[in-house]
RNA sequence: GCACGACCUCGUGACUCGGUGAGAUUCCGAACCGGCGGUGAUGAGCCCGCGACCCGGCUGCCCGACGCAGCCGGUGAACUCUGGUGCGACACCAGGGCCGACGGUGACAGUCCGGACGGGAGAGGGCGUGC
Numbered sequence: 001g002c003a004c005g006a007c008c009u010c011g012u013g014a015c016u017c018g019g020u021g022a023g024a025u026u027c028c029g030a031a032c033c034g035g036c037g038g039u040g041a042u043g044a045g046c047c048c049g050c051g052a053c054c055c056g057g058c059u060g061c062c063c064g065a066c067g068c069a070g071c072c073g074g075u076g077a078a079c080u081c082u083g084g085u086g087c088g089a090c091a092c093c094a095g096g097g098c099c100g101a102c103g104g105u106g107a108c109a110g111u112c113c114g115g116a117c118g119g120g121a122g123a124g125g126g127c128g129u130g131c
Stems, first nucleotide, its partner, number of pairs: 001131005007125004016030004031111002033100002035050004045098002054074008080096005102114003
């Protein structure tokens, strides 16, 4: 240094002002936020892949129900556009556009509350074994 094993740590952000109203951080005008890995570029919410969330199937836990777990599949948002720099950019710079699970709620939620002191792509660390 590489491979394998078990372990430890870390691992999503954001509603402020005004308006309407009986009532809104949910509507309207502005505001604010952006997980992980990859990439011809140190630099990507909207390029590729993944996680999360949501939906379905199968198997197991006694048959059923409920629930949980494992595996498999679906879904996985957004035209990112114009100009510039450069050998090279959908990633940088300038300007514009667009998107955002489920359940709840005096009124429709990316920003409030909840599942969640959860899960997690992964990131880092030292340890053991082998080469």

FMN riboswitch aptamer (RFN element) from Janibacter alkaliphilus, 131 nucleotides, folded computationally.